[in-house]
RNA sequence: UAAGUAGGUCAGGUAAUCGCGGAAGAAAUAACAUUUCUUCCGAGGAAAGUCCGAGCUCCAUAGGGCAGAGUGCUGGGUAACCCCCAGUGAGGGUAACCUUAAGGAAAGUGCUACAGAAAAUACACAGCCGAGAACUCAAUUUUGAGUACUCGGUAAAGGUGAAAAGGCAGGGUAAGAGCCUACCAGUUGUUAGGUGACUAACAAGCUUAGUAAACCCCACUCGGAGCAAGACCAAAUAGGAAGAGCUGUGGUGGCCCGCUGAAUCUUCGGGUAGGUCGCUAGAGAUGUAAGGUAACUUACAUCCCAGAUAGAUGAUUGCCACCCUUAUGAUUUUAUAAGGGGACAGAACUCGGCUUAUACGAUCUACUUAUCAA
RNA sequence: GGGGUCGUAGUGCAGCUUGGUUUAACACGCCUGCCUGUCACGCAGGAGAUCGCGAGUUCAAAUCUCGUCGGCCCCGCCA
Numbered sequence: 001u002a003a004g005u006a007g008g009u010c011a012g013g014u015a016a017u018c019g020c021g022g023a024a025g026a027a028a029u030a031a032c033a034u035u036u037c038u039u040c041c042g043a044g045g046a047a048a049g050u051c052c053g054a055g056c057u058c059c060a061u062a063g064g065g066c067a068g069a070g071u072g073c074u075g076g077g078u079a080a081c082c083c084c085c086a087g088u089g090a091g092g093g094u095a096a097c098c099u100u101a102a103g104g105a106a107a108g109u110g111c112u113a114c115a116g117a118a119a120a121u122a123c124a125c126a127g128c129c130g131a132g133a134a135c136u137c138a139a140u141u142u143u144g145a146g147u148a149c150u151c152g153g154u155a156a157a158g159g160u161g162a163a164a165a166g167g168c169a170g171g172g173u174a175a176g177a178g179c180c181u182a183c184c185a186g187u188u189g190u191u192a193g194g195u196g197a198c199u200a201a202c203a204a205g206c207u208u209a210g211u212a213a214a215c216c217c218c219a220c221u222c223g224g225a226g227c228a229a230g231a232c233c234a235a236a237u238a239g240g241a242a243g244a245g246c247u248g249u250g251g252u253g254g255c256c257c258g259c260u261g262a263a264u265c266u267u268c269g270g271g272u273a274g275g276u277c278g279c280u281a282g283a284g285a286u287g288u289a290a291g292g293u294a295a296c297u298u299a300c301a302u303c304c305c306a307g308a309u310a311g312a313u314g315a316u317u318g319c320c321a322c323c324c325u326u327a328u329g330a331u332u333u334u335a336u337a338a339g340g341g342g343a344c345a346g347a348a349c350u351c352g353g354c355u356u357a358u359a360c361g362a363u364c365u366a367c368u369u370a371u372c373a374a
Numbered sequence: 375g376g377g378g379u380c381g382u383a384g385u386g387c388a389g390c391u392u393g394g395u396u397u398a399a400c401a402c403g404c405c406u407g408c409c410u411g412u413c414a415c416g417c418a419g420g421a422g423a424u425c426g427c428g429a430g431u432u433c434a435a436a437u438c439u440c441g442u443c444g445g446c447c448c449c450g451c452c453a
Base pairs, nucleotide, nucleotide: 001370002369003368004367005366006365007364008363009362010361012320013319014318015317016316017315018314020042021041022040023039024038025037026036027035028034044344048355049354051353052352053351054350055349056226057225058224059223063257064256065255066254068222069221070220071219072218073087074086075085076084077083088102089100090099091098092097103217104216108215109214110211111210112209125158127154128153129152130151131150132149134147135146136145137144138143166184167183169181170180171179185207186206187204188203189202190201191200192199193198230277231276232275233274240268241267242266243265244264250260251259270452271451284303285302286301287300288299289298290297291296322341323340324339325338326337327336328335375449376448377447378446379445380444381443384402385401386400394433404420405419406418407417408416426442427441428440429439430438
């Protein structure tokens, strides 16, 4: 210098005018309503998707069984997790580094198209080897060669396929084969190291196809509903009609039991569309210190930081900062002027994560590879 | 807040719970030629799909799994 890897930060500032929501205080008025004034506060990194996990509320204090769903290498973190951190194995990359639903196929069942002889109990196409009998030729009592047939042995070489029953070399054999041997791969066992996943060494000689993101088996976890939860007040009326159900009912959700103890369901029709609480002080924010490789935890100090209900948090203008373009002057990276530009998106009970969207874009840190120079 | 369903040529739909050779089928539409004086109808032939997108599992994915994006639909209370 070029290419790349990993991680982090920043979502403009300020002033004026107009406008909106909330809280507190003051004044006017008969009034807790209304109006006016003052002060303070007023969106996000994702408030989003609602994909996980919790708090909270109600139903038994959430209890037993079946069914169902989820998770699935190891250790740790956490209120909890399909999350996070650290590692192990496997795969990819020259490397920094990245990806990983990663238990069981020796419990059972299913599937493996096409091609191929054969696809899971190896039913051997061509080949190699042995035996038998037949024919032909050579030769001549014997024997040799060839041709097609029958029976048997074989899984080495061939072609097919994603996959051919460990690979490869040597020995061995009639020809062959883990039949034997060396090396390699897997499996099992022992020893050593590690909390563990696992790794290393040695031995045995066992060689068992893949698929569980097919059914399934194993281990662990899970009661259901959700702030439209739920509590209270007020308003309203046709407390209506039809059908089902009849204790095997309702709460109760897939089912059964248990608990509770009179509270049914569907359709049509009617009414209402208000208020208060829940509601924001919390697994809270910021800073410092300590522990830990880290996720995270602990201690101390300081702070209070939206609560709307059809939904407030906005608009315009000036100045400054940033980015781009053009022009001019200086000059080799700066100055001045003009013009333009700034995304995604918006709280709705609250948190912890994940995922997705998003910059005029700017910038920082660590590392890798290649080339050049000293 | 909760639940369901769909995404495949220009349009409407099959195929997906048996993963494969069925070149992803069909209809309308589109294009070319023939027919006709011309158009339509008719006849013959042809093109047109990254199966919403991105990963993964598998020998093999429209089909299975995960993530993601988008469309559509249904659920208030009282008696």
Record summary:
This is a predicted complex of two RNAs, RNase P RNA and transfer RNA, with 453 nucleotides together. The coordinates come from a structure-prediction model, not an experiment, and the mean pLDDT is 75. Rfam match: Bacterial RNase P class A. By type it is a ribozyme.